[in-house]
Context: one part of a larger RNA
RNA sequence: CGUUGAUUCUUGAGGGGAUUUGACUCUAGUACGAGAGGACCGAGUUGAACUGACCUCUGGUGUGGCAGCUCUGGCGCCAGCUGGACCGCUGCGUAGCUAUGUCGGGAACGGAUAACCGCUGAAAGCAUCUAAGUGGGAAGCCGACCCCAAGAUUAGGAAUCGUUGAGACCCCUAGGAGAUGACUAGGUUGAUAGGCACCAGGUGUACGCACAGUAAUGUGUUGAGCCGAGGUGUACUAAUUGGUCGAUCUUGUCAGGAAAUGUGCGAAU
Repeated sequence: CGUUGAUUCUUGAGGGGAUUUGACUCUAGUACGAGAGGACCGAGUUGAACUGACCUCUGGUGUGGCAGCUCUGGCGCCAGCUGGACCGCUGCGUAGCUAUGUCGGGAACGGAUAACCGCUGAAAGCAUCUAAGUGGGAAGCCGACCCCAAGAUUAGGAAUCGUUGAGACCCCUAGGAGAUGACUAGGUUGAUAGGCACCAGGUGUACGCACAGUAAUGUGUUGAGCCGAGGUGUACUAAUUGGUCGAUCUUGUCAGGAAAUGUGCGAAU
């Protein structure tokens, strides 16, 4: 830009993906074979690699969080707290993101066939799978499974709404999204974010005080204090007010089409 307004839901022309494979058990030490050995067919179990999704578990990270430790500066000093030092170093770790973790997948089936194996059967009184006719047959082909898909310009379909304005955008609050656009959830008829309350969870027993000890320190208050990207709730704060775009019909003309007239054809009307 088109699809001759919009919203929601769809059809599927066409395209893409996948299609792998081992071992073991039973059938069965059976058929077969003198023995040694040792099946087809069929049934089941468990893996490898590849691949999709996810974070309950096992781990990783986790420059949000908690705790410990060192040097140094500051808060007048003690105590306590705090800035800097690769996040100062170290231990642990929520959400999120992750694999080496978890769950799933390649199953079954149908159709037409290849090589090949057949039936009936002449040409050619026989024979012959082929000439007429007809059956079987592969991890391959076409479906079936998963995904995209109406720019499929043949631009499809349905429902509903719509100049008495459907719907969309600007703007704002945000994140299951994200470089920016976009997408998604919301905008007071509101739980979208922040705050607040409670909880899951993390760290690991705060400060102060009391007691014991000369003291370092320990014990009690105390599973404390701090945190809480997660969960539930709650309008306290901010999503205010508003603005913009937006599909119709009639008439005329041109392009285009048809007819008539037209000197042989054009031209012209």
This is a predicted structure of a 269-nucleotide part of an RNA (large-subunit ribosomal RNA, domain VI) from a bacterium. Rfam family: Bacterial large subunit ribosomal RNA. It was read from a public genome assembly.